[in-house]
RNA sequence: AGAGCGAGACGAUCGCCGUUCGACUCGGCUUCCGAGUCGAGGGGAGGAAAGUCCGAACUCCGCAGGGCAGUGCGCCGGGUAACGCCCGGUCGGGGCAACUCGAAGGAAAGUGGCACAGAAAAUAUACCGCCUGUUUUGCCGGGUCUACAGGCCCGGCCUACGCCUGUCAGGUGUAGGGCGGGUCUGUAGACCCGCCGGAGUGGGUAAGGGUGAAAAGGUGCGGUAAGAGCGCACCGCGCUCGUGGCAACACGGGUGGCAGGCAAAACCCCGCACGGAGCAAGGCCAAAUAGGGAGGCACGAGGCAUCCGCCUCAAGGGACGGCCCGUCCCUCGCUUCCGGGUAGGCUGCUGGAUCCCGUCAGCAAUGACGGGGCUAGAGGAAUGAUCGUCACCGCGCCGACGCCCGCAAGGGCGCAGGCCGGGACAGAAUUCGGCUUACGGCUCU
RNA sequence: CGGGGCGUAGCUCAGCCUGGUAGAGCAUCUGCUUUGGGAGCAGAGGGUCGGAGGUUCGAAUCCUCUCGCCCCGACCA
Numbered sequence: 001a002g003a004g005c006g007a008g009a010c011g012a013u014c015g016c017c018g019u020u021c022g023a024c025u026c027g028g029c030u031u032c033c034g035a036g037u038c039g040a041g042g043g044g045a046g047g048a049a050a051g052u053c054c055g056a057a058c059u060c061c062g063c064a065g066g067g068c069a070g071u072g073c074g075c076c077g078g079g080u081a082a083c084g085c086c087c088g089g090u091c092g093g094g095g096c097a098a099c100u101c102g103a104a105g106g107a108a109a110g111u112g113g114c115a116c117a118g119a120a121a122a123u124a125u126a127c128c129g130c131c132u133g134u135u136u137u138g139c140c141g142g143g144u145c146u147a148c149a150g151g152c153c154c155g156g157c158c159u160a161c162g163c164c165u166g167u168c169a170g171g172u173g174u175a176g177g178g179c180g181g182g183u184c185u186g187u188a189g190a191c192c193c194g195c196c197g198g199a200g201u202g203g204g205u206a207a208g209g210g211u212g213a214a215a216a217g218g219u220g221c222g223g224u225a226a227g228a229g230c231g232c233a234c235c236g237c238g239c240u241c242g243u244g245g246c247a248a249c250a251c252g253g254g255u256g257g258c259a260g261g262c263a264a265a266a267c268c269c270c271g272c273a274c275g276g277a278g279c280a281a282g283g284c285c286a287a288a289u290a291g292g293g294a295g296g297c298a299c300g301a302g303g304c305a306u307c308c309g310c311c312u313c314a315a316g317g318g319a320c321g322g323c324c325c326g327u328c329c330c331u332c333g334c335u336u337c338c339g340g341g342u343a344g345g346c347u348g349c350u351g352g353a354u355c356c357c358g359u360c361a362g363c364a365a366u367g368a369c370g371g372g373g374c375u376a377g378a379g380g381a382a383u384g385a386u387c388g389u390c391a392c393c394g395c396g397c398c399g400a401c402g403c404c405c406g407c408a409a410g411g412g413c414g415c416a417g418g419c420c421g422g423g424a425c426a427g428a429a430u431u432c433g434g435c436u437u438a439c440g441g442c443u444c445u
Numbered sequence: 446c447g448g449g450g451c452g453u454a455g456c457u458c459a460g461c462c463u464g465g466u467a468g469a470g471c472a473u474c475u476g477c478u479u480u481g482g483g484a485g486c487a488g489a490g491g492g493u494c495g496g497a498g499g500u501u502c503g504a505a506u507c508c509u510c511u512c513g514c515c516c517c518g519a520c521c522a
Base pairs, nucleotide, nucleotide: 001445002444003443004442005441008390009389010388011387012386013385014384016044017043019041020040021039022038023037024036025035026034027033028032046425050436051435053434054433055432056431057430058278059277060276061275065325066324067323068322070274071273072272073271074270075089076088077087078086079085090104091102092101093100094099105269106268110267111266113262114261127209128208129205130204131203132202133201134200135199136198137197138196140194141193142192143191144190145189146188147187148186149185150184151183152182153181154180155179157177158176159175160174161173162172163171164170165169217235218234219233220232221231222230236258237256238255239254240253241252242251243250244249282347283346284345285344292338293337294336295335296334297333300313301312302311303310304309315331316330317329318328319327320326340521341520342519354373355372356371357370358369359368360367361366392422393421394420396419397418398417401414402413403412404411405410446518447517448516449515450514451513452512455471456470457469458468465502473489474488475487476486477485495511496510497509498508499507
């Protein structure tokens, strides 16, 4: 984990309820039937008899037609009288496994829902983030220009001194002054360019963050401004083809970058099935009473007929589970409530989709054939009680004896026997087939 | 035996069909009012929605099982 058993077995005594036979008594519609008493024989709860959850048999309702509504079922195949049951298989979940669980059609027919949170809960969207264009701003770097300051160089001018030619002059050197130009450095400003950052705005993106029960295929690599089935590989998915299978479906190939989350035990759609009530159904007999009272609906028109009555139309009532149609019946009926009476007998009623064994078919459920068996059938309801013997269970107690450890005291294990305790859930009510629920314990694999 | 209905606060009930916060009245408690009580006013507490399992993100509500309670049903005229 699966399957099965289940007042533990036997005996005795005393009872209870049916039933068969016999005897006696009584009664009757007298070859017979019924009731009572006694005697004898045989029988007397369950795997769930339960819950009344499904499916039927059986019986009645006027055999119940059509539509709507309603209810139930829902992978595939088989079994069955039937089923929401059973068997086998498929798919999915669980388990190491044996095995087990599954209300398992459709969410791309439609309507509606998905609280809170979250940008967004299903026509996708964009909060943070990532990338990018642009505007503005800040820092830094570079370049150009301008201004200022300083250094250096050049040019000529002025002053002073020296020297030379030589002498109203000229030349030259040094130093100083200021002027002009060039170059370098620094500072400041303006402009331009680059980089980095902030803010605003336009766009791209859906990798990441965050929310949620659930976020729009997953993982990896490539790719990209950043990203993305954008591309690729694998997995998943859709479509299609082939093979296997009765089928559900499985396997394989191809193809499509992917197509819309969850829930139908929300409404609903699709397919299938379903008339209702129930043995207090129903049938027969008997007894008794007030065929009483109140309410609702209806009691219309015409024709024939001397009367009884008949026919047609209309309306109404009732039955066919609710509504409509339709059908049938009735119109002095139908229906609701109150009141009254009896609470008696027989039947339905237990032999049947029956049980057991064997063979065969089938993986199995199950079926076919053969043989054998039948033994509760009542009314508020019997199936019980006591004793004895023997079993069963108990991490309950005592414990002869055996084995082991130990010097010993003692301890541990096994076990004959004795004592004590325990044995569940539950109770036929018209009958079957199932499901579910309850149940101490035992057996097998 | 058969059929039907109901379980939500201490009591009586709503909410369930159409899933997302469990509510009303009476009762209880506290405060105010009153000399005190009652009444009145204001406020508070109190519930595993009979139990178990399932569906769902989520169940008082939908589904299944189960427990308890209540009601109806004989025949005659």
Annotation: Two RNAs folded together computationally: RNase P RNA and transfer RNA, 522 nucleotides in total. Rfam match: Bacterial RNase P class A. Rfam classes the family as a ribozyme. Rfam describes the family as follows. Ribonuclease P (RNase P) is a ubiquitous endoribonuclease, found in archaea, bacteria and eukarya as well as chloroplasts and mitochondria. Model confidence (mean pLDDT): 76 of 100.